Background
This is a predicted structure of a 404-nucleotide RNA (Bacterial RNase P class A) from an Anaerolineales bacterium.
RNA sequence: CAGGUCGGCCGGGCGAUCGCGGCGCCGCGAAAGCGGCGCCGAGGAAAGUCCGCACUCCAUAGAGCGCAGUGCCGGGUAACCCCCGGGGCGGGGAAACCUGCCGGAUCGGGCCACAGAAACAAACCGCCGGCCGCCUAUUGGCGGCCGGUAAGGGUGAAAAGGUGGGGUAAAAGCCCACCGGCGCUCGCAGCAAUGCGGGCGGCCAGGCAACCCCCACUGGGAGCAAGGCCAAGCAGGGGCGCAGUCCGCUCUGCGGACGGGAGGCUGCUCGUCUCCUCUCCUCUCGAAGGAGAGAGCCCCGGGUAGGCUGCUUGAACCGGGCCGAGAGGCACGGCCUAGAAAGAUGGUCGCCCAGGCGGAUGACCUCCGCUGGACAGAAUGCGGCUUACAGGCCGGCCUGAGGA
Numbered sequence: 001c002a003g004g005u006c007g008g009c010c011g012g013g014c015g016a017u018c019g020c021g022g023c024g025c026c027g028c029g030a031a032a033g034c035g036g037c038g039c040c041g042a043g044g045a046a047a048g049u050c051c052g053c054a055c056u057c058c059a060u061a062g063a064g065c066g067c068a069g070u071g072c073c074g075g076g077u078a079a080c081c082c083c084c085g086g087g088g089c090g091g092g093g094a095a096a097c098c099u100g101c102c103g104g105a106u107c108g109g110g111c112c113a114c115a116g117a118a119a120c121a122a123a124c125c126g127c128c129g130g131c132c133g134c135c136u137a138u139u140g141g142c143g144g145c146c147g148g149u150a151a152g153g154g155u156g157a158a159a160a161g162g163u164g165g166g167g168u169a170a171a172a173g174c175c176c177a178c179c180g181g182c183g184c185u186c187g188c189a190g191c192a193a194u195g196c197g198g199g200c201g202g203c204c205a206g207g208c209a210a211c212c213c214c215c216a217c218u219g220g221g222a223g224c225a226a227g228g229c230c231a232a233g234c235a236g237g238g239g240c241g242c243a244g245u246c247c248g249c250u251c252u253g254c255g256g257a258c259g260g261g262a263g264g265c266u267g268c269u270c271g272u273c274u275c276c277u278c279u280c281c282u283c284u285c286g287a288a289g290g291a292g293a294g295a296g297c298c299c300c301g302g303g304u305a306g307g308c309u310g311c312u313u314g315a316a317c318c319g320g321g322c323c324g325a326g327a328g329g330c331a332c333g334g335c336c337u338a339g340a341a342a343g344a345u346g347g348u349c350g351c352c353c354a355g356g357c358g359g360a361u362g363a364c365c366u367c368c369g370c371u372g373g374a375c376a377g378a379a380u381g382c383g384g385c386u387u388a389c390a391g392g393c394c395g396g397c398c399u400g401a402g403g404a
Stems, first nucleotide, its partner, number of pairs: 001400010012352007020041009043375001047386002050384005055223004067219005072086005087102006103214002108212002110208003124153002126149010161179006180204002182201008227309004236300005242294001244258006260276006277293006283286001317334003321330003353373001355371006
């Protein structure tokens, strides 16, 4: 330098101007509000809502059953289906490195496509023995029946350890040697998973537990539309008072004057403003008493709209230090860092920076012009996982080539 591989990080910058959300201060205002100034205002994934928590409400004697989840070992953590380190068995690569799987198959049940006789104690072909029948057949051939056989063939993803020897009618761990596996056992190393080594036993009868099952561990439910507080209007319940007389007119009605009642305007007085009717019954006939309806005002509990709260200071962030192989932990210092709900965080312009294209040029440097920055976006908060992402920066390691 090139190619590869792994990890970390950034993901446009500055200025002007017009706006948006929150908070603070100042001025005006009775208040609502208006104006000015200052500070803060999205992400590495804010996303999917797949795991795990915090928080809140509900439920809840204890134990067991059931159901669900997790499943090699050790560590980290508030916790995890997360992370770190390690182990075993595989796959890819020349290498760095990447990648799949992981409790139990001698408790038991179930299943194993197609093919095949058979998918677990297997006889289809073949091989061997016996008996019978036929054939010019001393020892042979063909056919049938009975039995033995897992050497050989065939089927299959998989067929009952492998090679050699002995053995046999033919065979076979039937026996032996070596190899492989399994079980039991001992030693050493390791916290452990496990590794290495020794001994014993012919024990050698497959696979699937993401089928049921067995073992161990873990697990109440719902979610910020959780939950708490305040509380219009309408409806519901309750209370209070309701008084007329006279005049005019275009006379089932309308208007006015006086008097009375309720409420408001300033706590009181004065003043002023708004609203205030009908029907029936009784008699001691009057501004009388009672009943019903009606409008007005007041009160009540629950609660809808709506408002406030929960709400953002946190297992947080930044810095260097110590401990640890690492995930991470510890103490110290610094800092305050969105809280919207018709859901704010944006638009325009200028300059600059990566990157791309073209030209001056055949190439480097340089210059000019055009272009140009992805995925996406808070909604109670936090830790993870997964998914999306233009372009760029830094470092470790591997392989190759060149130079000193």
NCBI's taxonomy places the organism under Bacteria, Bacillati, Chloroflexota, Anaerolineae, Anaerolineales. The gene name in the source record is rnpB. It matches the Rfam family "Bacterial RNase P class A". About the family: Ribonuclease P (RNase P) is a ubiquitous endoribonuclease, found in archaea, bacteria and eukarya as well as chloroplasts and mitochondria.